[in-house]
RNA sequence: UGAGUCGUUCGGGUGGCCGCGGUGCAGAGAUGCAUCGAGGAAAGUCGGGACUCCAGAGAGCAUGGUGCUGGCGCGAGCCAGGUCGGGGCGACCUGACGGACAGUGCAACAGAGAGGAAACCGCCGAUGGACUGGCAACAGUCACAGGCAAGGCUGAAACGGUGCGGUAAGAGCGCACCAGCGCGUGGGGCGACUCACGCGGCUCGGUAAACCCCACUAGGAGCAAGGUCAAGCAGAAGGAUUGGGCUGCUCGCCCGCCGCAAGGCAACCUUCGGGUAGACCGCACAGAUGGAUGGUCACCGCACACGGAAGUGUGCACAGAAUCCCGCUUACAGAGCGACUCACCGU
Numbered sequence: 001u002g003a004g005u006c007g008u009u010c011g012g013g014u015g016g017c018c019g020c021g022g023u024g025c026a027g028a029g030a031u032g033c034a035u036c037g038a039g040g041a042a043a044g045u046c047g048g049g050a051c052u053c054c055a056g057a058g059a060g061c062a063u064g065g066u067g068c069u070g071g072c073g074c075g076a077g078c079c080a081g082g083u084c085g086g087g088g089c090g091a092c093c094u095g096a097c098g099g100a101c102a103g104u105g106c107a108a109c110a111g112a113g114a115g116g117a118a119a120c121c122g123c124c125g126a127u128g129g130a131c132u133g134g135c136a137a138c139a140g141u142c143a144c145a146g147g148c149a150a151g152g153c154u155g156a157a158a159c160g161g162u163g164c165g166g167u168a169a170g171a172g173c174g175c176a177c178c179a180g181c182g183c184g185u186g187g188g189g190c191g192a193c194u195c196a197c198g199c200g201g202c203u204c205g206g207u208a209a210a211c212c213c214c215a216c217u218a219g220g221a222g223c224a225a226g227g228u229c230a231a232g233c234a235g236a237a238g239g240a241u242u243g244g245g246c247u248g249c250u251c252g253c254c255c256g257c258c259g260c261a262a263g264g265c266a267a268c269c270u271u272c273g274g275g276u277a278g279a280c281c282g283c284a285c286a287g288a289u290g291g292a293u294g295g296u297c298a299c300c301g302c303a304c305a306c307g308g309a310a311g312u313g314u315g316c317a318c319a320g321a322a323u324c325c326c327g328c329u330u331a332c333a334g335a336g337c338g339a340c341u342c343a344c345c346g347u
Stems, first nucleotide, its partner, number of pairs: 001343010012300007020037007039318001043329002046327005051222004063218005068081005082097006098213002103211002105207002115159001120152002122148003127145002129142005160178006179203002181200008226281004235272005243255004256265003301316006
C1' cells in the first nucleotide's frame, strides 16, 4: 500500500420561518407563552417476564418441551470452554451433541446371508463313506456326509487392517506393528475432557427426528386481557289514575286484550337489579381519536451526474411507536474507532 476477519459506535449537522400533537401557565374567549415529541431495529410477533382474568387442597400418573461442561439468569438466552466433523493460506467462520452393557423393535431394493449371521460361486478332502490298484502298509479317483468366512458377488452397512507363522483348506488360531473398545495407574483441569504408561484378542456394528430409559422443566387464555360509570329498549316494585270510542262532562250504548272466574290493563311519576351503546381507567417524563412526531429556506458534510474550471443539478440507507421490559430473528446506503490475519514493497 492492497485484500480481508472479528468486535463496537454512529447512521446527516446547525440556524430561521410555517405547521401538527401532549402537558403546564395566562386569558371571558379567540389565542399567546413555555416545554416535550420515534428506533437500533419502533418490524416479524418467535421465546420469556411483569400485569389481568379463569381454573386449581397436596402428591402422583399421563402428555409436551429441553438435553456436552462451567458461570450468570425466574426463564428465554448470553459468555467462556470440550469432543467430533465441514470451509478458508490465515485471522476466523460454521454444523452436531444424554443413554444402543436396561428392555423391545427396525434395516426398503439387491443379495446365499442384515443380528447370535450366512455356503451362491469358491477352497479342502485331514476325518467318515464309495470306487480302483495293492498280500498289506498305503496310494489314487469321486465330491456323498462334512470342514472352511481366506478370495469373488450384493449392499449404505457383511463382525478390524498389513505381514509372518500355522493348516487338508482356513480363521486373532498364534505372534509383531497399526486402528478401535474396555479396564487399571499416574499427571493436568471446578468440570465436559485431556496427556502418558501398562493390561485384556475384547473387535458384539447402525438406528433413540423408533418405542423406551435417565435428568431437568411445564396450568389455560391474553391489553380486543380486565375494571369503573352508565343513556335507550325490555323487566320488577310502588304512587296517582283507572282500557278505547260515540260528545267537553254525566247517564247510556258499542268494542279490544289477558284470565276458568272474581277481576285486571294505557299514558305519567319515583325507585331497583343486571347491563347494551357510549365514556373513562388500564396507558406511560413521546403517546394515541388505533389519527401528532412534518414541510420549507440558508450554510455545511457525503455520494452521483454534467462541466476545462468556477460551479450547477439530483439524492441522503432500512424503516414509523400503540400496555411495558428482556432476548432472538430479519432489513439497512454510508462513515468512524479498536484488535488481528495474509500478500507485496521499503528500511